A computed fold for a 255-nucleotide part of an RNA from a Paludibacteraceae bacterium, annotated as large-subunit ribosomal RNA, domain VI. The coordinates come from a structure-prediction model, not an experiment, and the mean pLDDT is 83. The sequence was found in a public genome assembly. NCBI's taxonomy places the organism under Bacteria, Bacteroidota, Bacteroidia, Bacteroidales, Paludibacteraceae.
Context: one part of a larger RNA
RNA sequence: CGUUGGAGAGUUGCGUGGCCCUGACACUAGUACGAGAGGACCCUGUUGGACAGACCUCUGGUUUACCGGUUGUUCCGCCAGGAGCACUGCCCGGUAGCUAAGUUCGGUUCGGAUAAGCGCUGAAAGCAUCUAAGCGCGAAGCUAUCCCCAAGAUUAGAUCUCCAUUGAGGGUCGUCGGAGACUACGACGUUGAUAGGCUGCAGGUGUACAAUGGUGACAUAAAGCCGAGCAGUACUAAUUGCCCGAGACUUUCUU
Repeated sequence: CGUUGGAGAGUUGCGUGGCCCUGACACUAGUACGAGAGGACCCUGUUGGACAGACCUCUGGUUUACCGGUUGUUCCGCCAGGAGCACUGCCCGGUAGCUAAGUUCGGUUCGGAUAAGCGCUGAAAGCAUCUAAGCGCGAAGCUAUCCCCAAGAUUAGAUCUCCAUUGAGGGUCGUCGGAGACUACGACGUUGAUAGGCUGCAGGUGUACAAUGGUGACAUAAAGCCGAGCAGUACUAAUUGCCCGAGACUUUCUU
């Protein structure tokens, strides 16, 4: 921009794409078969591999503004307690998020039309012949089933609802994240829990300063501190506004 007024929703599916893999073991059965040696089809079950999707409950990894330990040095007047720098100074742990090596799930099927092939009936050609007319079976392949996208499918669809300038709806702007390079998408904007703050909880670290008791370790103490998680709470910031925004043409009929 189009989709022939403008919008907001939830849809149909033309069509495109994806998937399609496979082993071992067991039962049937040491059966059929075979002199024996050996050793099945078919049906069913169990358990794997690779690949693929999703996820973070578990096992781990990461977690440079979390907690703790610790060295050197400078500084905060000193002690105590801290801060800066030294690769995050070095190191032990580690929430959310992300993630695999972790978890879970998938490759199904009544089908349809077929290939090679196997047939039925059957002439030409009194026979025979799967083929000439006609009718079947038959593959990991085709198609459908399964999954994603999908009306620019210009054949531009259908449905519901709203609006007619007293204007539906959209944008700008702001607070943001499950989204994200920007944009877009999504949530919210006081009729408010969107983010921050505060409070509580979960979770992490591992028992703070001071004091008391003790010879001391230590105890008082799951203390102290804390990022993202889960809730609650208008304390702070999402103010007020502004902008865009919808009946054209042709034909016919009637007056």